[in-house]
Molecule: small-subunit ribosomal RNA
Organism: uncultured bacterium
RNA sequence: AAUUCGCCCUUAGAGUUUGAUCCUGGCUCAGGAUGAACGCUGGCGGCGUGCUUAACACAUUCAAGUCGAACGGACAAAGAGGCUUCGGUUUCUUUGUUAGUGGCGGACGGGUGAGUAACGCGUGAAUAACCUGCCUGUGUGUGGGGGAUAACAACGGGAAACUGUUGCUAAUACCGCAUAACGUAAGAGGAUCGCAUGUUCCUCUUACCAAAGAUUAAUUGCGCACAGAUGGAUUCGCGUCCGAUUAGAUAGUUGGUGAGGUAACGGCCCACCAAGUCGACGAUCGGUAGCCGGACUGAGAGGUUGAACGGCCACAUUGGGACUGAGACACGGCCCAGACUCCUACGGGAGGCAGCAGUGGGGAAUAUUGCACAAUGGGGGAAACCCUGAUGCAGCAACGCCGCGUGAAGGAAGACGGUCUUCGGAUUGUAAACUUCUGUUCUUAGUGAAGAUAAUGACGGUAGCUAAGGAGCAAGCCACGGCUAACUACGUGCCAGCAGCCGCGGUAAUACGUAGGUGGCAAGCGUUGUCCGGAAUUACUGGGUGUAAAGGGAGCGCAGGCGGGAAAUCAAGUUGGAUGUGAAAUGUCGGGGCUUAACCCCGGAACUGCAUCCAAAACUGAUUUUCUUGAGUGAAGUAGAGGUAGGCGGAAUUCCGAGUGUAGCGGUGAAAUGCGUAGAUAUUCGGAGGAACACCAGUAGCGAAGGCGGCCUACCGGGCUUUAACUGACGCUGAGGCUCGAAAGUGUGGGGAGCAAACAGGAUUAGAUACCCUGGUAGUCCACGCAGUAAACGAUGAUAACUAACCGUCGGCGAUACACAGUCGGUGGCCAAGCGAAAGCGAUAAGUUAUCCACCUGGGGAGUACGACCGCAAGGUUGAAACUCAAAGGAAUUGACGGGGGCCCGCACAAGCGGAGGAACAUGUGGUUUAAUUCGAUGAUACGCGAGGAACCUUACCCGGGCUCGAACGGCAGAGGAAGAGAUUCAGAGAUGAUGACGUCCCUUCGGGGACUUCUGUCGAGGUGCUGCAUGGUUGUCGUCAGCUCGUGUCGUGAGAUGUUGGCUCAAGUGCCAUAACGAGCGCAACCCUUGUCAUUAGUUACCAUCAGGCAAAGCUGGGGACUCUAAUGAGACUGCCACCGCAAGGUGUGAGGAAGGGGGGGAUGACGUCAAAUCAGCACGGCCCUUACGUCCGGGGCGACACACGUGUUACAAUGGCAACUACAGAGGGCAGCUACCCAGCGAUGGGAUGCAAAUCUUCAAAAGUUGUCUCAGUUCGGACUGGAGUCUGCAACUCGACUCCACGAAGCUGGAUUCGCUAGUAAUCGCGCAUCAGCCAUGGCGCGGUGAAUACGUUCCCGGGCCUUGCACUCACCGCCCGUCA
Repeated sequence: AAUUCGCCCUUAGAGUUUGAUCCUGGCUCAGGAUGAACGCUGGCGGCGUGCUUAACACAUUCAAGUCGAACGGACAAAGAGGCUUCGGUUUCUUUGUUAGUGGCGGACGGGUGAGUAACGCGUGAAUAACCUGCCUGUGUGUGGGGGAUAACAACGGGAAACUGUUGCUAAUACCGCAUAACGUAAGAGGAUCGCAUGUUCCUCUUACCAAAGAUUAAUUGCGCACAGAUGGAUUCGCGUCCGAUUAGAUAGUUGGUGAGGUAACGGCCCACCAAGUCGACGAUCGGUAGCCGGACUGAGAGGUUGAACGGCCACAUUGGGACUGAGACACGGCCCAGACUCCUACGGGAGGCAGCAGUGGGGAAUAUUGCACAAUGGGGGAAACCCUGAUGCAGCAACGCCGCGUGAAGGAAGACGGUCUUCGGAUUGUAAACUUCUGUUCUUAGUGAAGAUAAUGACGGUAGCUAAGGAGCAAGCCACGGCUAACUACGUGCCAGCAGCCGCGGUAAUACGUAGGUGGCAAGCGUUGUCCGGAAUUACUGGGUGUAAAGGGAGCGCAGGCGGGAAAUCAAGUUGGAUGUGAAAUGUCGGGGCUUAACCCCGGAACUGCAUCCAAAACUGAUUUUCUUGAGUGAAGUAGAGGUAGGCGGAAUUCCGAGUGUAGCGGUGAAAUGCGUAGAUAUUCGGAGGAACACCAGUAGCGAAGGCGGCCUACCGGGCUUUAACUGACGCUGAGGCUCGAAAGUGUGGGGAGCAAACAGGAUUAGAUACCCUGGUAGUCCACGCAGUAAACGAUGAUAACUAACCGUCGGCGAUACACAGUCGGUGGCCAAGCGAAAGCGAUAAGUUAUCCACCUGGGGAGUACGACCGCAAGGUUGAAACUCAAAGGAAUUGACGGGGGCCCGCACAAGCGGAGGAACAUGUGGUUUAAUUCGAUGAUACGCGAGGAACCUUACCCGGGCUCGAACGGCAGAGGAAGAGAUUCAGAGAUGAUGACGUCCCUUCGGGGACUUCUGUCGAGGUGCUGCAUGGUUGUCGUCAGCUCGUGUCGUGAGAUGUUGGCUCAAGUGCCAUAACGAGCGCAACCCUUGUCAUUAGUUACCAUCAGGCAAAGCUGGGGACUCUAAUGAGACUGCCACCGCAAGGUGUGAGGAAGGGGGGGAUGACGUCAAAUCAGCACGGCCCUUACGUCCGGGGCGACACACGUGUUACAAUGGCAACUACAGAGGGCAGCUACCCAGCGAUGGGAUGCAAAUCUUCAAAAGUUGUCUCAGUUCGGACUGGAGUCUGCAACUCGACUCCACGAAGCUGGAUUCGCUAGUAAUCGCGCAUCAGCCAUGGCGCGGUGAAUACGUUCCCGGGCCUUGCACUCACCGCCCGUCA
């Protein structure tokens, strides 16, 4: 994008085990919530919430009173009257206050959650076993008497609290009497109802029980009875946490009869009688806990929770008890006891904040000793009214939820500042400044509610409204490695620190700290604690058990669970309908009210539950009848190491006796211990005894498993096949239980040949408490017991059904002429579908289903501890926690590795030749020394390496002396001067300093400018200082080994595989064939150089055959282009030909031809990668460091030291030699500050002359070999170190510290231990020559050149290295791995 598709709702994952992968599995994170706390920060308002801890202790105020219209007094005020000494006193009336008597209320309201696992709570029923003040309704009554007592007064006691005696008095206080029923009790009769005891109603008789008044104008109170309403009480069904490492509990216990008690039932209590009652469907015991509506979370199912609000319960300092009352066994009542506190005159008293405030204490932590009864509600009262820390409000706290704000628009010189930078810039950033506005908040002033129905407003002059002022007062917190949105710089340097998990930090930290920037949320933000989620990680929804954790060792079987076909009935489960209930609040839907929201109000649905009734009858269940296919029985056959008991047999080992016989035997990798001359071993015969049963023998058989093997007999169990006579679901599974159960072990008694734990000895070894050897006891064997475990394994529970083939085998059947094929039951192989993480399983399932049992829930601790049970013991069964880790694990993949396997290669071994390791010296290294002995290289792959050349220089090191724009270079500014070989002289070790003769450029507008140079200042310098583990480049090594990869396709969930493997072949992944692979790339090979043969072309400085000339001699000359050679181009070699082998590729051949034959010889050329290999000192370069020095100049010293150790070499040890004499033959190179012919001098190094040559022209040039002589096996005529003397040369200079020459001296050394190196042909060995560097040279080194010129290779067992395939693996930093134990 197209197509398809009715709509809606719900279900999200990530990091971490590995080199990588899939799976299992744990840990961790992202979300939500909170009565929260802590850190940083903090503008406003609304609505909520606020001791989760010590049911710890409490100072102080308040929280329950009220009624004078129940009563008698007392007091005060006013009025009137009497008396009066005019001070007052007294009587009456009215009003008010009130201690006491009396009434009602203090059983409500308010608090807390200690106790309680219970009819406590929830839900639904029951009471025909119950009560109910105030209130409502109905009926009815209220007559007439009596005696006291507070107050008060007097007198006492006591510190107080309080209290005693005497006297007076009232009532709606108290007590008789009368009256009385639809009341109560007893009795008799009748009717009705109920699940039962029983209940209700009617009639009759007898007995008994009431009352209170007050005020008056209405009024109200009181008694009895019934009914209602409200509130309570009791009983029952169901539900309600964890532990079985709590299995038995119980004596008023369970029931009965009778009596008592209660409002009422009941062992509630008592007397007597009986012996019951509860419990694996979890009693009892232990632990924990108030329960619920609800709340949080979740898609749901669930899980967690029970703050606030509401219902119930329990409690009120702890324990007990009753009184009063309608109601209590009573938070602000009483009594007793305990603890604590307070008062006290020591005799005695008082108190109870889990009411509201508040205090101390505890704690991470939780508020004011506020206002008001205005509202709502409660108590009392006729009412006014009084009381009310209930309640309404306010205060404090970001504790939570919700709302608002901290300005808006314009504004680019993209300002300053900050940060970064590649120095250009980027970013902060329209952000700010600035301009124009607005007024939510804020301040001031004014106005001013609703809540109140006539009055009454704590809140409160509050909310709101209006006006003015003025951007003014208002942003933080956390994060920025991944999960997870957001990155840079500096500091630090496994330190400091971070961290939820993985993990960061050891000098370039996006992970620590800071800054800038960014992201997120926002008056909050983070952290911590707790709960749910993610977690399908306890799996009902919705998991598993062969190898990851997990099938019981096996069978029988009680309970339990599940169960074949047909029919009928019932209706327990099930389904449908109806009724009641499921409080309100919450949640949800629809409305409404506060400006919105939070919040509040109204209505609906819902509350998935419980109970009752009605209906249905498919399925399950129950009952009945029936069936045969499941199961069993019978009949006929049949195989078998099935079990138990008894008997028999032969082979072998050992022992005993006898014979023969002699020196060993035995044993091992090799030995020794051991046995043997007292006669072993060997051999023959005879005997004893025990144990086990060769061959047959077989992924053959039998059994439930363990297990079962000579033969015979007896007894016993099970299976299979055929048949279809019988029973008629009798079945499956199976917690507990019972039985069986290898080996070892154990008890008692036997037996004991061999074998053999323990033990002994011998070996091995560093040790060897082992493996090996020689012995040897328990045990192994038998009988009877115990024990009860194993990798008791198919690591796979039992049963039943279904789902493709093919090939074996054991036992039956049937059919058949035979073969083939069929069927049932076992036992194997390979595969389909399917399953599985994969490997694998696959009708004998690990497939598809059903039933039942057992078991699992990260690793370690640990199958341990404790407890219990079992056991003679050993021990077994059951079976934790603390603590600790972020993994442990399964299967498969790629590599690496293996004292695994197969194939192959290499001077890898072997076969040879010559060396090293011993000596002396040279050189490098280590070590040591030193002022310094500069630095680097360190297994192979450092050590004659960087260095192809350290006396000064080099030089980087040390000592000393100098310089600081500097030893060299660039830019700018200023001053001076041409430049200069800056001479000369002086001081000095020199660097350097002083002196400074001589000399004077170009242009010019005459001011000056330019080039060059000196000085001053400045910006850059300089550093062989560090980091090769920041790097580039270069190099070593595996290895010139044959490998390393890719595209597409295919296979696998995937990592990956295939290709690249297999067969043959090759030096080679070289090629051929086969092949789910087909192709390709980097490597191999070839192309390049050189050498070997030839041809063509070209001949000078090379060559000279022919011709000519010529010398003492010589290509010396003319000439030639044949030859050699030079240097350019070609040819040639390809298994092309032949023979044999082979499919082919190719191989083989004393084959042919050819200079060369199967890659002709040599070189250059080094795949992907490995070793953080080497180098910052060759060069370059990031970062860091030094800047009068870590830079730079100079003199001297050092790099050359020297007890020692190692590597690489040289020379030797001699006769294949030394010495002397004579005498041939190269190649490749070099050469002008050079090579030097030739001559002279010197013994010589060399010197003095002199010639040629910038070179195929001149020069430098051989030695070994060869010929002859001598030495004659010795520390020598070998060997030449060391030392003395004398010299030569280079150089400013040979002391430290050069080379060479001559003379003299003449050391070690007589072929080298263990071990080790190179080399396969023009090679090894041996001989000399040249070059680079270089003044000279410590060169015996390095790189080249030619001369002479061998031996050996059977072969791949072994050592080393490598390649391919395969196998194992707990390794992957890859065996120099991993890992265990002990100690620190």